[in-house]
RNA sequence: CACAGAGUAGGCGUGCGCGCGUAAAGUGUCCCGGGGACGGGGAGUUGCUCCGGGAACGAAGAGAGAUCGCGGUGCGCAUGCCGCAUCCCGCUGUU
Repeated sequence: CACAGAGUAGGCGUGCGCGCGUAAAGUGUCCCGGGGACGGGGAGUUGCUCCGGGAACGAAGAGAGAUCGCGGUGCGCAUGCCGCAUCCCGCUGUU
C1' cells in the first nucleotide's frame, strides 16, 4: 500500500417462561415538548429510542369451574437474521 475480517447500541423473527388487558389499557399512525444512546477514540443527523401531552382510528370472547381463547399486548431468557446512517482515525489476519 492492497485485500479480507472482528466487534456496539439497536431492530426484526422464532421458542419457552412470567405478567397485563379483554369493564379496552396496550400496540400501530400523526402532531407538539423534553431527554438518551449510537463498534476502541473523535464528530454526529433529517435516522433510532425513551418520557410527557394531544388527535384520529380501533378489538373476541367463552366456560358451572378448572381453564381455553383473543390482543399488530409488556418483561425476562435462549436462538436466528440484519446492523458502526455518515465522515476521520484505529484493531486483527495475509501479501
The RNA shown here (THF (Tetrahydrofolate) riboswitch aptamer) has 95 nucleotides.
Rfam family: THF (Tetrahydrofolate) riboswitch aptamer. Gene Ontology term of the family: tetrahydrofolate metabolic process. About the family: Tetrahydrofolate (THF) riboswitch was first reported for Ames et al. as an RNA motif in 5' untranslated (5'-UTR)regions of folate transport and biosynthesis genes in Firmicutes genomes.
Model confidence (mean pLDDT): 76 of 100.